[in-house]
Parts: sequence; structure tokens; C1' cells
RNA sequence: UCCCACGUGGUCUAGUGGCUAGGAUAUCUGGCUUUCACGCAGAAGGCCCGGGUUCGAUUCCCGACGUGAGAA
Repeated sequence: UCCCACGUGGUCUAGUGGCUAGGAUAUCUGGCUUUCACGCAGAAGGCCCGGGUUCGAUUCCCGACGUGAGAA
């Protein structure tokens, strides 16, 4: 320099043009317990950014940025 893939709560990850955006883990609260832990119930927390298409975009298209892998 070129090509490819990916970007979703603190972390890991599923997902699809119309959803309450799902799960695991972590955090907090309650309850249990003599106490702690485990297990139980609940809560908060998310679609990287800009533009376009569309009645409607996290999803499709373009670009920027970042990460990873590859070629020279």
C1' cells in the first nucleotide's frame, strides 16, 4: 500500500427491515441463613460514528474510525 472479516449493557455473545433488542457473567437491592457463600426473586445497564435508501434501519448501501487476519 492492497484485500477480507468484525464493531450490540462493565465483559462475552444471539438476533432480525416493524421486538419490550434475547442469553450468560459481573454489579446493586430484597428475601433466605446465626453470619458468609450457594441457590431464589427483582432492578439498573446496550445496537461505534456520519450520510443515503425506505412509510419505517441495530439490520440494506456508501464513507470515516477502530480491532483482527491475510498478500506484497
This is a predicted structure of a 72-nucleotide RNA (transfer RNA) from Cordylochernes scorpioides. The RNAcentral record of the sequence draws on ENA. Its mean pLDDT, the model's own confidence on a scale to 100, is 81. The source organism's lineage runs through Eukaryota, Metazoa, Bilateria, Arachnida and Cordylochernes. It matches the Rfam family "tRNA". The family's RNA type in Rfam is transfer RNA.